[in-house]
This is a predicted structure of a 71-nucleotide RNA (transfer RNA) from a candidate division WWE3 bacterium. The sequence was found in a public genome assembly. Rfam family: tRNA. Rfam describes the family as follows. Transfer RNA (tRNA) molecules are approximately 80 nucleotides in length. It is annotated as a transfer RNA.
RNA sequence: AGGGGCGUGGUGAAGUGGUAUCACAUGGGUCUCCAAAACCUUUGUCGAGGGUUCGAUUCCUUCCGCCCCUG
Numbered sequence: 001a002g003g004g005g006c007g008u009g010g011u012g013a014a015g016u017g018g019u020a021u022c023a024c025a026u027g028g029g030u031c032u033c034c035a036a037a038a039c040c041u042u043u044g045u046c047g048a049g050g051g052u053u054c055g056a057u058u059c060c061u062u063c064c065g066c067c068c069c070u071g
Stems, first nucleotide, its partner, number of pairs: 001070007010024004018054001025043001027041004047063005
C1' cells in the first nucleotide's frame, strides 16, 4: 500500500428494515444471629459523521479503533 473480518450496557453475547434482548455484574429487598448461596426487583447499551427509507443496530458511504491475509 491492497484485500477481508469485527465494533451492541461495567463484562460476554443474540438481534439482518418496524418500541434492542439474554446471562453475569451494580444498587435495593426477602431469607439468615451474621455472612454466603438462593429468590424478587432496579439501573444501564447500538464506535463517530453523512446518505437511502414512512421507519436504520440492520442497507450504502467516509472516518476511528482492534484483528487477520497478501506484498
Description
The coordinates come from a structure-prediction model, not an experiment, and the mean pLDDT is 84.